RNA sequence: UUACCAUAAAGAGUGCGAGAGGGACAAGCCCUGCGACCGCACAGCAACCUGCAUUUUGCAAGGUGCUAAGGCUUGAACGAUGGGAA
Numbered sequence: 001u002u003a004c005c006a007u008a009a010a011g012a013g014u015g016c017g018a019g020a021g022g023g024a025c026a027a028g029c030c031c032u033g034c035g036a037c038c039g040c041a042c043a044g045c046a047a048c049c050u051g052c053a054u055u056u057u058g059c060a061a062g063g064u065g066c067u068a069a070g071g072c073u074u075g076a077a078c079g080a081u082g083g084g085a086a
Stems, first nucleotide, its partner, number of pairs: 001086002004083004013042005021031003025075004043067003047064003050060004071078001
């Protein structure tokens, strides 16, 4: 990168840095100098993998992921994350 499979109305934020846009895309709507988005640190959540157990489930938090709003809403030949494969 490609195709496949699975998931998404649950859950979980503070500090510091930086300083203008951000929420993928279109339309809406919303967040944002009372500092968003992003980066770092620490903390947390527990969807997938993993480990353990008394295995319809629970616990752990090692690998990813995530921590405004139902993937924010609607739309599409859409995107995202995980898993194994080529």
Molecule: SAM riboswitch aptamer (S box leader)
Organism: Clostridiales bacterium